[in-house]
Small-subunit ribosomal RNA, 5' domain from a metagenome, 546 nucleotides, folded computationally.
The RNAcentral record of the full RNA draws on SILVA.

Context: one part of a larger RNA
RNA sequence: GAACGAACGCUGGCGGCGUGGAUAAGACAUGCAAGUGGAACGCCAACUGGUGAGUAGCAAUACCUACCAGAAGGAGUCGCGUAAGGGUGCGUAACACGUGGGCAAUCUGCCCUAAAGUUCGGGACAACCUGCCGAAAGGUGAGCUAAUACCGAAUGUGAUCGUUUGCAGGCAUCUGCGAACGAUCAAAGCUGGGGAUCGUAAGACCUGGCGCUUUAGGAUGGGCCCGCGGCCUAUCAGCUAGUUGGUGAGGUGACGGCUCACCAAGGCUUAGACGGGUAGCCGGUCUGAGAGGACGAUCGGCCACACUGGAACUGAGACACGGUCCAGACACCUACGGGUGGCAGCAGUCGAGAAUCUUUCACAAUGGGCGCAAGCCUGAUGGAGCGACGCCGCGUGGGGGAUGAAGGGCUUCGGCUCGUAAACCCCUGUCAUCUGGGAGCAAACCUUGCCCGCGAAUACCGGGUAAGCUGAUAGUACCAGAGGAGGAAGGGACGGCUAACUCUGUGCCAGCAGCCGCGGUAAUACAGAGGUCCCAAGCGUUGUUC
Numbered sequence: 001g002a003a004c005g006a007a008c009g010c011u012g013g014c015g016g017c018g019u020g021g022a023u024a025a026g027a028c029a030u031g032c033a034a035g036u037g038g039a040a041c042g043c044c045a046a047c048u049g050g051u052g053a054g055u056a057g058c059a060a061u062a063c064c065u066a067c068c069a070g071a072a073g074g075a076g077u078c079g080c081g082u083a084a085g086g087g088u089g090c091g092u093a094a095c096a097c098g099u100g101g102g103c104a105a106u107c108u109g110c111c112c113u114a115a116a117g118u119u120c121g122g123g124a125c126a127a128c129c130u131g132c133c134g135a136a137a138g139g140u141g142a143g144c145u146a147a148u149a150c151c152g153a154a155u156g157u158g159a160u161c162g163u164u165u166g167c168a169g170g171c172a173u174c175u176g177c178g179a180a181c182g183a184u185c186a187a188a189g190c191u192g193g194g195g196a197u198c199g200u201a202a203g204a205c206c207u208g209g210c211g212c213u214u215u216a217g218g219a220u221g222g223g224c225c226c227g228c229g230g231c232c233u234a235u236c237a238g239c240u241a242g243u244u245g246g247u248g249a250g251g252u253g254a255c256g257g258c259u260c261a262c263c264a265a266g267g268c269u270u271a272g273a274c275g276g277g278u279a280g281c282c283g284g285u286c287u288g289a290g291a292g293g294a295c296g297a298u299c300g301g302c303c304a305c306a307c308u309g310g311a312a313c314u315g316a317g318a319c320a321c322g323g324u325c326c327a328g329a330c331a332c333c334u335a336c337g338g339g340u341g342g343c344a345g346c347a348g349u350c351g352a353g354a355a356u357c358u359u360u361c362a363c364a365a366u367g368g369g370c371g372c373a374a375g376c377c378u379g380a381u382g383g384a385g386c387g388a389c390g391c392c393g394c395g396u397g398g399g400g401g402a403u404g405a406a407g408g409g410c411u412u413c414g415g416c417u418c419g420u421a422a423a424c425c426c427c428u429g430u431c432a433u434c435u436g437g438g439a440g441c442a443a444a445c446c447u448u449g450c451c452c453g454c455g456a457a458u459a460c461c462g463g464g465u466a467a468g469c470u471g472a473u474a475g476u477a478c479c480a481g482a483g484g485a486g487g488a489a490g491g492g493a494c495g496g497c498u499a500a501c502u503c504u505g506u507g508c509c510a511g512c513a514g515c516c517g518c519g520g521u522a523a524u525a526c527a528g529a530g531g532u533c534c535c536a537a538g539c540g541u542u543g544u545u546c
Stems, first nucleotide, its partner, number of pairs: 001546004006542005013394006019387002026350003030347003035080003040077002043074002047070006054063003087305003097229007106222002111218008119153004128143001130141004158185012189210006197204002231277003238268003243265008280302004284295004307328005330341004358384001360383003366380001367378004397427004407418004431487001433482005446468008490535005495516003501530005511518002
């Protein structure tokens, strides 16, 4: 000199863009952060409409009841999602990460392409009704029921396995493509529209959409293995028994001591094994002319973790932050028998700390989940709020103005200086204030009209086109107008390094100080004042890095 997720002191006008728990991975009140589908399914049903009966009334009408249709909503079964998104950096010196490769040792839901199929049956269990136990959380027994839930059978394009066999290729085990025979293995329905024909009707039939099953390929995302690379320590020198290798078996989606039985005695190490300490890694960030050094906040990629320790279940995917089980610590409820909880999600509270924000708005946009869709959910995200925490921009006025006013300071008492500074005159109108107008981010989905395709079809569906609907931010940005210099400057320094000097007070005292050093009666070094210098909505100090 530069830099910072900074803090502290003094000061503080505005805006834009960023950024903000670095310490206690300490403990957490409260609210929200993962749901969705009725076009998979049964049940309950507010309410609305229609029809019929009854009561009151002369009647209009009102009330009640039965049935039918629709239906907000409710819990339940089932499907998909909850393994993403979001947080943190405890652990980890490791194939964790980076980079380059390998898998003839591998998996992949949703998505895309292609081929084939979607037949016939069955028995349950929730919800519901009912009995019992419990303070509660909840549990248990009996009875009924639906499905795209579960199960059996059929078919087998095909896949897997076995036997025989052909071709091609390679990198040892082999791999790929075929053929024949045998064995095993599938499925689920829901819904839109419709002219003729059949049918009392449901429907058959025709034509679409969403699904379901099997297979092949792709895409995406993982899994495993290897070379190389990146901390300190020898006041750590020897380490190792599933240890190193083999055979066989088990296990896994898959190779492998991954696990096991047996056999052999190996394996690593001064090119630092083993031990100890520290630490998430990288793209990058800071600094530097570079080489290098230090760091790894925000943003992006990977990894690890979710009160602590352990375990598996479900599933395409977890050994699963807002799932389950066990143990522990802590906290809460209790009728003392027993239960409940997990903010390192967003806000917020306490604590510790020098120190780090609102218990905000919206799903309008982008993205995600579910759904045919309408839509619902989304503390992801988009915004606003707070903090000069940082960077950038703007302003606090401009021109004229000498009697060089008053006043302050200094003085050799002549004067010098603050100083064109002020007053005064003439202007301007940024920002702030007030008034009026007022965006872009919006195009999709959907609805309606028209055209084209499909089709028997003026249905439906798909494509195109035109119009309509949708804004949290926000009456914000921006534009116009009004008024008046009106509302807006401080901090540090002035002995040398280092830019900027005098007076007064003090008298080795009080004090200053980054280093050298100042202060003991004329201190440019302390304190105050005037002046000056440097930065400026900041300026200094402290800490850390280069």
Its Rfam family is "Bacterial small subunit ribosomal RNA". Model confidence (mean pLDDT): 85 of 100.